Molecule: transfer RNA
Organism: Hibiscus syriacus
């Protein structure tokens, strides 16, 4: 660090619950199963083939 609460194992193309939004069941609500949508990570520089991860000031 997603609308909220967090995760990310020692640098290798960013997840999770809950919410939300569609459907499936259900006579209807609830409840409960599936899927989907949402972040380039406080913002600014660096060093690196590569940064959420080091490093520097705010």
């Nucleotide at each position: 660090u997603a609308g909220c609460u967090c995760a990310g194992u020692u640098g290798g193309u960013a997840g999770a619950g809950c919410a939300c939004a569609a459907g499936g069941u259900u006579c209807u609500u609830a409840a409960u199963c599936u899927u989907g949508a949402g972040g380039u990570c406080g913002a600014g520089g660096g060093a690196u083939c590569g940064a959420g991860u080091c490093c520097c000031a705010c």